[in-house]
A computed fold for a 478-nucleotide part of an RNA from Monocelis spectator, annotated as small-subunit ribosomal RNA, 3' major domain.

Context: one part of a larger RNA
RNA sequence: UGACGGGGGCUCGCACAAGCGGUGGAGCAUGCGGUUUAAUUCGAAGCAACGCGAAAAACCUUACCAGCUCUUGACAUUUUGACUGCGCAUUCCAGAGAUGGAUUGUUCAUUUAGUUGGGUCAAAACAGGUGCUGCAUGGCUGUCGUUAGCUCGUGUCGUGAGAUGUUGGGUUUGGUCCCGCAACGAGCGCAACCCCUGUUCUUAAUUGCCAUCAGGUAAUGCUGGGAACUAUAAGAAGACUGUCAGUGUUAAACUGGAGGAAGGUGGGGACGACGUCAAGUCAUCAUGGCCCUUACGGGCUGGGCUACACACGUGCUACAAUGGCGAUUACAAAGAGAUGCAAUACCGCGAGGUGGAGCCAAUCUCAAAAGAUCGUCUCAGUUCGGAUUACUCUCUGCAACUCGAGAGUAUGAAGUAGGAAUCGCUAGUAAUCUGCGGAUCAGAAUGCCGCGGUGAAUGUGUUCUCGGGCCUUGUACA
Repeated sequence: UGACGGGGGCUCGCACAAGCGGUGGAGCAUGCGGUUUAAUUCGAAGCAACGCGAAAAACCUUACCAGCUCUUGACAUUUUGACUGCGCAUUCCAGAGAUGGAUUGUUCAUUUAGUUGGGUCAAAACAGGUGCUGCAUGGCUGUCGUUAGCUCGUGUCGUGAGAUGUUGGGUUUGGUCCCGCAACGAGCGCAACCCCUGUUCUUAAUUGCCAUCAGGUAAUGCUGGGAACUAUAAGAAGACUGUCAGUGUUAAACUGGAGGAAGGUGGGGACGACGUCAAGUCAUCAUGGCCCUUACGGGCUGGGCUACACACGUGCUACAAUGGCGAUUACAAAGAGAUGCAAUACCGCGAGGUGGAGCCAAUCUCAAAAGAUCGUCUCAGUUCGGAUUACUCUCUGCAACUCGAGAGUAUGAAGUAGGAAUCGCUAGUAAUCUGCGGAUCAGAAUGCCGCGGUGAAUGUGUUCUCGGGCCUUGUACA
C1' cells in the first nucleotide's frame, strides 16, 4: 500500500421488512447429471453451467456409431508427361447408395506459327482434420456493475515503499455540486449530447381521415369534395430548481406550493471506466506449437444425438364457481407476405380440401383473447382436470417405423393448493389474456425476441440476512 475481521462509524440496493404472485407436491414439455448403449457427438459447472452454444436433430444438419467405399482427394495453387473440348440434357444395366459400366443428342475459343486457356488420366509439391492445448494467443463474451469509482502531470511532504490531490463539513442517483484545505490542474468513468414515448404548433394530403356541403345505397368515406378531427412523418417549441415560500453557512442543496401535458434525471432504451475471475470460447472465425496423412482426411446407406430404475434446474397445464360449458356480441398494437399472404364462395363434424378475387401492400391478406349479455352446471375427483391408450383421418415432405405437427370419436391417470427451503416484482409495474406477431423454418414451440388488452396490493423504515461503496481500526496474510 492492499486484502481480510463472527472490529467500529456512515451509506446504497426488491437486500430485508410490508405486500402480491409463484417454485418446491401432481401430469406433461425442455435442459443437465447418472445409468444404459455399437453410438447415445462436443462444449457450458456456485452466483456468472443446466428452455445455455442450438433463431428449429425424421434424411440433410451431424461433428457420433455400424457397414460399404475413395486416395493429389469434396475444395485451393503450382510443375511435368500423355490424351482431349468442357458442360448440359436423354435412355438403360448392377448396387442400399456412394459409385461403376454402356448409350443418344448438342459440341470449343485464341494465335501467322510454336502455342495458350479449359478438361481427363498418371506423378510430385500439397490439400484436408469440428484432432489436442482457451494454462501459448487474437477477436468476441460473461461477471463484480450502470457499482462510483480508477488514474495522471507539476508542486509539496517522506531516507524509502509511498502520501497528498481523491481526506474533512454539508449535499447528490453520482469523485454531483458547494465550502474548507499544500495543493493547483487534467484524463478515463458519472451526467449531457443519440433513439423511443408523453403535450402543443407549423408544413404535407395518399393508400390514411370525414366535421361541414352535395349525391347515392339493403349497408359501408361508397362518390364529388374537404384539410377541421384522428393517424401518418419531417421540422419546431417545451422543463431550466426558471418562479414563490420555508430550511440551510449569505453556499451547494433539500421540503412544500403555483403555473403546466409533463417537475426536479418525466418514463424507457442504447451506452459498461482502471481492472478482477490463468472466468468462457482452438466447435463461429483467425492463429503459435503438437499430432493424423490408403487416415484422426473425403463420399454414401442405415442407426444414434429422441434410450430410462433414478436425481436436479427452467417452464407449461391444473387442482375449479372471481370457475367450466353453450349461444350472442364488442374493442388493439406491433409485425410478416411472391418458391409468398390468400378474401368471398363451395365441400367436410373437424384438422383441412376445391377454387382463386386482391396484394411487391397506410390500398389486399394473415387476424384477437380475456371482456360484455343470456342460459346452464351447484361443490362432486364433478359438465373440474386433461395425462395415457385405441381406432379413423389431415398436412408437410423422396420418406413421418425408430422420430413430426394437427383433427375427430372413445378412454378419462395423477391432481382437492403443495414439507424443509426458495424466487420475482415498487406502476401502466406485478398478476392476467390456453391473446397477437416475428425470427429460425418444407414441416415441427409450453422456448426465445417483440406487441398490445385488462390492471392491483404494499412500503416512505434500516434492528436483522445478502451484496456493494467511503472513512477508520487490528493483523503472525501478500
Lineage of the source: Eukaryota > Eumetazoa > Rhabditophora > Monocelididae > Monocelis. It matches the Rfam family "Bacterial small subunit ribosomal RNA". Its family is annotated with ribosome and structural constituent of ribosome in the Gene Ontology.